[in-house]
Context: one part of a larger RNA
RNA sequence: CUGGGCGUAAAGCGUACGCAGGCGAUUGAAGAAGUUGGAUGUGAAAGCCCCGGGCUUAACCUGGGAACUGCAUACAAUACUGUUCAACUAGAGUGCAGCAGAGGAAGGUGGAAUUCCAGGUGUAGCGGUGAAAUGCGUAGAUAUCUGGAGGAACAUCAGUGGCGAAGGCGACUUACUGGACCAAUACUGACACUGAGGUGCGAAAGCGUGGGGAGCAAACAGGAUUAGAUACCCUGGUAGUCCACGCCGUAAACGAUGUCAACUAGCCGGUUGGGCGGGUUUCCGCUUAGUGGUGCAGCUAACGCAAUAAGUUGACCGCCUGGGGAGUACGGCCGCAAGGUUAAAACUC
Numbered sequence: 001c002u003g004g005g006c007g008u009a010a011a012g013c014g015u016a017c018g019c020a021g022g023c024g025a026u027u028g029a030a031g032a033a034g035u036u037g038g039a040u041g042u043g044a045a046a047g048c049c050c051c052g053g054g055c056u057u058a059a060c061c062u063g064g065g066a067a068c069u070g071c072a073u074a075c076a077a078u079a080c081u082g083u084u085c086a087a088c089u090a091g092a093g094u095g096c097a098g099c100a101g102a103g104g105a106a107g108g109u110g111g112a113a114u115u116c117c118a119g120g121u122g123u124a125g126c127g128g129u130g131a132a133a134u135g136c137g138u139a140g141a142u143a144u145c146u147g148g149a150g151g152a153a154c155a156u157c158a159g160u161g162g163c164g165a166a167g168g169c170g171a172c173u174u175a176c177u178g179g180a181c182c183a184a185u186a187c188u189g190a191c192a193c194u195g196a197g198g199u200g201c202g203a204a205a206g207c208g209u210g211g212g213g214a215g216c217a218a219a220c221a222g223g224a225u226u227a228g229a230u231a232c233c234c235u236g237g238u239a240g241u242c243c244a245c246g247c248c249g250u251a252a253a254c255g256a257u258g259u260c261a262a263c264u265a266g267c268c269g270g271u272u273g274g275g276c277g278g279g280u281u282u283c284c285g286c287u288u289a290g291u292g293g294u295g296c297a298g299c300u301a302a303c304g305c306a307a308u309a310a311g312u313u314g315a316c317c318g319c320c321u322g323g324g325g326a327g328u329a330c331g332g333c334c335g336c337a338a339g340g341u342u343a344a345a346a347c348u349c
Stems, first nucleotide, its partner, number of pairs: 004320003007303002012317001014201004021194002026087005033081002035077003039073004049065006091191001092188004098181001103177002106174004110154001115149007125136002162169002206247006215241002220236004258316006266294003271290008298305002322349003331342004
């Protein structure tokens, strides 16, 4: 240097964008850096290897050859890679026309329900549990009717349905805004892919400042249960949950499956969005982009995966190397802190 792996055994960064780097479509020409060819010079001698010779053999000594796989120079070749020039349109992108969507962020509005407040009716219970009790209630509760306040979440529709890179997104409406898909056509002309560092986003919990606070509810208190009960059950209840701005940067951040591209039997469908054709009222067929089920070849240790691959290949990145010690110590960087990230060793089995 080559050789093995990463769904579940150790192993895919949470996710995207992207500088460097790596890698990159078709055709022609030029040139000749990589590449290839023979030539010349050099590659000391000794040693190793081959064939001989000399000590009675051997070790040893000695002659010749080969080798020294390298480097340099000039000449030559031009398929491939690179470079330059010219062109092309199948990759990539842009325009024109449509189309679906809980994609994002801001404003406004709505109804149901819980709680609270005021008033009316009304009287002795209510609530809660396996059973109870704490609790609330004659200072009039629960129940019921009317009015009001306030906060949070949006029943049904709702669907292995949709959208988004992921986290995630669900009442209605207004203006703003990102992306996808589809058909025909015009344009640009390789502008592509991946991406160490870097940067952005990133559930919940947590933190800072200021608001808000209906319900729920860590902590906490009480009642039960129990041998005990720092729990499960019950009655309360504060942070928090909500909003604005700023931090944190982690999750079983999961499809436990990196991104991009190509190829490889079928069948069915809850299917979702388009397009085309037949039919013109229901519908049927083809195609395309997603999203599911099942299944062959193939793969796999098996389970299983199977055109949305874990099949067959290519490009690039990340990661793994026995269990524990340990995702810890120390140091660095980041953070207000909590802590995060990078990341060992002794020792032990």
A computed fold for a 349-nucleotide part of an RNA from an uncultured prokaryote, annotated as small-subunit ribosomal RNA, central domain. The coordinates come from a structure-prediction model, not an experiment, and the mean pLDDT is 87.